The RNA shown here (glmS glucosamine-6-phosphate activated ribozyme aptamer) has 172 nucleotides and comes from Halobacillus fulvus. The coordinates come from a structure-prediction model, not an experiment, and the mean pLDDT is 77. It matches the Rfam family "glmS glucosamine-6-phosphate activated ribozyme aptamer". About the family: This entry contains a glucosamine-6-phosphate activated ribozyme that is found in the mRNA for GlmS. GlmS is an enzyme that uses fructose-6-phosphate and glutamine to generate glucosamine-6-phosphate. The ribozyme catalyses self cleavage of the glmS mRNA that is thought to regulate GlmS activity. Lineage of the source: Bacteria > Bacillota > Bacilli > Bacillaceae > Halobacillus.
[in-house]
RNA sequence: AUUUAUAUAAAAGCGCCAGGACUGUGCAGAACCGGACGAAACCGCACAGUUGACGAGGAGGAGGUUCAUCGAGCUUUCGGCGGAUGCCUCCCGGUUGCCACACUUCAACCGUACGUUCUCAUGCCAAACCAGAGAGGCGACUCUUUGAACAAUGUAUGAGGAUCAAGUGAUU
Repeated sequence: AUUUAUAUAAAAGCGCCAGGACUGUGCAGAACCGGACGAAACCGCACAGUUGACGAGGAGGAGGUUCAUCGAGCUUUCGGCGGAUGCCUCCCGGUUGCCACACUUCAACCGUACGUUCUCAUGCCAAACCAGAGAGGCGACUCUUUGAACAAUGUAUGAGGAUCAAGUGAUU
C1' cells in the first nucleotide's frame, strides 16, 4: 500500500434514561350501579412503551477544568447521566503597535481573521410555539409539509474622535 473479515463510529444545544409524568396489556383490590351473574370510576403490581431543549452562535494543537454564550417558548424545556466547539495555561502560525525593510523582546488581538476605546448612521438574521393539511401508532405520542410571524448575543458597511512600545542590524 492492497484485499478480506469483524467491530465501532456517523450527533455536538448533541446523545441517552434508573426518577417523575403519561399510554397499552395482564393480574389483584375496589366506590357507585344491579336481585344475582355482572359491570366498573379509581388504585396497586408486573411487562411493554411514550415523553424527556426551540433555534441563533461556536473547533489551530496539547494539557487542565466544569452548572460552557445568546435569546424564543412556558403544565416537566421537571430530574439525572454522558459528551461538547466554552474557559484557563503553554505551544504553533498570523495581524496590529502607522509614517522604508528585516529580526528579537514586549503588549493587545486573530485562527482566514485580526490593536484598544467612544460616538453616530444604515443594513442583516431563527426555529419551536400558533393556525392548516397529510402520514404512522390501539394509545401516550411521533413524523412530514404549508402559512403568517416574533429574538438576543452578535455581525456587516460607512463617518468621526481619542489612544497604542523598545532594542539590534545592514542598506538608502